A computed fold for a 470-nucleotide part of an RNA from an uncultured bacterium, annotated as small-subunit ribosomal RNA, 5' domain. Its mean pLDDT, the model's own confidence on a scale to 100, is 88. It matches the Rfam family "Bacterial small subunit ribosomal RNA".
[in-house]
Context: one part of a larger RNA
């Protein structure tokens, strides 16, 4: 000068920020992801229009949100590339013919304590499976061969199937930069490359079968230690040092660890499997979780907040819509944690009151300070009016901000030094003792350096101390 700070004292109000830096410990409860009836049968309730249910099916659920464990790596930064995908979106060409069998719900029979779960019968699609057709696309040994489709509906439109082009997004390789150690000196058998064969959306030892014997290192390999990059913050004239909370961008994680599945996209935080640890339920046969999301709880620690309102705005998902969800986000609640901004009164007032302290007993000083005259009300305090934010309607914040009025100076100052460095000085207490200290050093009977009183200096809703950075 700075701080995501922490202690001490002390505390009046507002604005805008920002709040688990430690244990990526383990967590009770609640809510954070759903939606479509304009895709489908069926069940309840209604006379009917409707309404509600769970289920088949679509779309999301890979975002948004958390964290920083691991990672010295093409992970990030910055530049380029070629062998690649791409739901929803915007445009362009062409089609949307005809058939079949099942199956959830249900209905009925069981099994288990739950969780869940078997058999039969039955039923419908924009679920599922053939044949046609093919502008077209793929593949080819250039002869050929292969590949589609779905309805719905209020008739205005939503949609489906194939391809082109864009756009968006991602995947992948290379260049250059990217901490310490040598008291870490040699490292590598898929390891370097060819060749054939598999694999992916795609280059490639990615993977393999054979061949060759490379490959990387003192321009620091390899092995150990720490660390998420970065834009940025901070500090400094600048160079540089330091550092990566909050906002923004990439990464990686999601009880540890391992695996695919579905999807355009995932090896998927609030999805499956498998193994381990732990906690729960259990009828002992078997189950159930996973807060590094929001509160919040114990525990760890110097230290870090409400189990809040609302979807009113912005934004996400579905939906034609109307709408539903949305701890994303907007708000509001705690905390002087910083930053700023305002107040704690103004003007007048000498007999320089009383009281303190001090004195060389004359005085001086605290001190124009008080008290008293006159004023003023900003803030906080009651009345009442009351917004932008949503140009029609629809406001959580909030009867908030803000006007106007009303009463009274009335409710609102403290902390740290005072021996030099360093701005500020006397008295009494103590007697190398009690104590101070950043350095230098005070302190053993007259201590401006401890204690305390009166004075003084300094900053002020803060001030001192400690820490760490430059």
């Nucleotide at each position: 000068a700075a701080c995501g700070a922490a202690c001490g004292c002390u505390g009046g109000c507002g604005g805008c920020a920002g709040g688990c830096u430690u244990a990526a410990c383990a967590c009770a409860u609640g809510c954070a992801a759903g939606u479509c009836g304009a895709a489908c049968g069926c069940c309840c309730c209604g006379c009917a229009a409707g309404g509600g249910g769970a289920g088949u099916g679509g779309c999301g659920c890979a975002c948004g949100g958390g964290u920083g464990a691991g990672u010295a790596a093409c992970g990030c930064g910055u530049g380029g590339g070629a062998a690649c995908c791409u739901g929803u979106c915007c445009u362009g060409u062409g089609g949307u013919a005809u058939g079949g069998g099942a199956u959830a719900c249900c209905u009925u029979c069981g099994g288990g304590a739950a969780a869940c779960u078997g058999g039969a019968g039955u039923u419908a699609a924009u679920a599922c499976c053939g044949u046609a057709u093919a502008u077209c696309u793929c593949c080819u040994u250039a002869g050929g061969g292969a590949g589609a489709a779905a309805g719905a509906u209020u008739u205005a439109u939503c949609g489906c199937c194939a391809u082109g082009g864009g756009g968006u997004g991602g995947g992948c390789c290379c260049g250059c930069g990217u901490c310490c150690g040598a008291u870490u000196a040699g490292c590598u058998a898929g390891u370097u490359g060819g060749u054939g064969g598999g694999g992916u959306a795609a280059a490639g030892g990615c993977c393999u079968a054979c061949c060759a014997a490379g490959g990387c290192u003192a321009c620091g390999a390899u092995c150990g230690g720490u660390a998420g990059c970065u834009g940025g913050u901070c500090u400094g004239a600048g160079a540089g040092g330091a550092u990566g909370a909050u906002c923004a961008g990439c990464c990686a994680c999601a009880c540890u660890g391992g695996g695919a599945c579905u999807g355009a996209g995932a090896c998927a935080c609030g999805g499956c499997c498998c193994a381990g640890a732990c906690u729960c339920c259990u009828a002992c046969g078997g189950g159930a979780g996973g807060c590094a999301g929001c509160a919040g709880u114990g525990g760890g620690g110097a230290a870090u907040a409400u189990u809040g309102g609302a979807c009113a705005a912005u934004g996400g998902g579905c939906g034609c819509a109307a709408g539903c969800c949305u701890g994303a986000u907007c708000c509001a609640g705690c905390c002087a944690u910083g930053c700023c901004g305002c107040g704690u009164g103004a003007g007048u007032g000498a007999u320089g009151a009383a009281g303190g302290c001090c004195u060389u007993c004359g005085g001086g000083u605290u001190g124009u300070a008080a008290a008293g005259c006159u004023c003023u009300u900003u803030c906080a305090g009651g009345u009442g009016c009351g917004a932008c934010g949503a140009u029609g309607a629809u406001g959580a914040c909030g009867g908030u901000a803000g006007c106007a009025c009303c009463a009274g100076a009335a409710g609102a100052a403290g902390c740290c030094c005072c021996g030099g460095c360093u701005a500020a000085c006397u008295u009494c207490g103590u007697g190398c003792c009690a104590g101070c200290a950043g350095c230098c050093g005070c302190g053993g009977u007259a201590a401006u350096a401890c204690g305390a009183a009166g004075g003084g200096g300094g900053c002020g809703a803060g001030c001192g101390u400690u820490g760490u950075u430059c």